This record gives sequence, structure tokens and C1' cells, in this order.
RNA sequence: CCCGCGGGAGAGACCUCGCGCCAUUGGCGCGCGGCGCCGAAGGCGCAACUCCGCCCGGAAACGCUCAGGCAAAUGGACCGCGGG
Repeated sequence: CCCGCGGGAGAGACCUCGCGCCAUUGGCGCGCGGCGCCGAAGGCGCAACUCCGCCCGGAAACGCUCAGGCAAAUGGACCGCGGG
């Protein structure tokens, strides 16, 4: 580093509109958009905090929230066990 197994957090099953299906005045799915929110794929940053004894320089589980996500499932940094 790869494979298998197990564990693995946070945050609206929010709203408008359109389409489709069921079906009958509602329900479900998908998509555009709106507002709110989360940080643990990936990405970016070192202003604050922390670490590398200090500066410089760098890094993170810190910061941002571009991406991603906000029922379950999936995904998921990281951790444990086994194998290569």
C1' cells in the first nucleotide's frame, strides 16, 4: 500500500416549482432553485489555538466549507483483527 471482516460521529425525512409513477386531491421517486445547518472522503489555508524545543519553514483530528453531507440504507477520516 492492497484485500476481507468488525467498529465508526455531526447536521432540516425543511420549503417552492417542474416531471414521472401510484393514486385521488393525497403519497412516493427524480431534478432545478431557496433558506438553515454539519465536518471525518477529497481539496484549500496557517490569521487564531496546538504540535514539530524557539524564529523561519511545515503539519494536524485546528481553520474554511470549494467539493461532499444533514431518517434508514449507502458513504465515511480513523481504529481493531486476519491475509498478501

Description: Predicted 3D model of an 84-nucleotide RNA (Glycine riboswitch aptamer) from a soil metagenome. The model forms 84% of the base pairs in the Rfam consensus. It matches the Rfam family "Glycine riboswitch aptamer". About the family: This family represents the bacterial glycine riboswitch. Its mean pLDDT, the model's own confidence on a scale to 100, is 79.